[in-house]
RNA sequence: GCACCCGUAGCUCAGCCGAUAGAGCGGCGGCCUUCUAAGCCGCAGGUCGCAGGUUCAAAUCCUGCCGGGCGCG
Numbered sequence: 001g002c003a004c005c006c007g008u009a010g011c012u013c014a015g016c017c018g019a020u021a022g023a024g025c026g027g028c029g030g031c032c033u034u035c036u037a038a039g040c041c042g043c044a045g046g047u048c049g050c051a052g053g054u055u056c057a058a059a060u061c062c063u064g065c066c067g068g069g070c071g072c073g
Base pairs, nucleotide, nucleotide: 001072002071004069005068006067007066010025011024012023013022027043028042029041030040031039049065050064051063052062053061
């Protein structure tokens, strides 16, 4: 330099055939318990890597850039 994949909550990821942003773990509060753990209930947490374009509407489609992974040279 070229090709491919990935970037979404603190972490691991789903959603990517355009129309409400989600799960598990973790955090906080409560119930239960003599206490802790486990279990149950609830709550908080997101400019969807960045910028532009298309569209009535973009996490999703298109372009450029940034970061990570793997391969080729």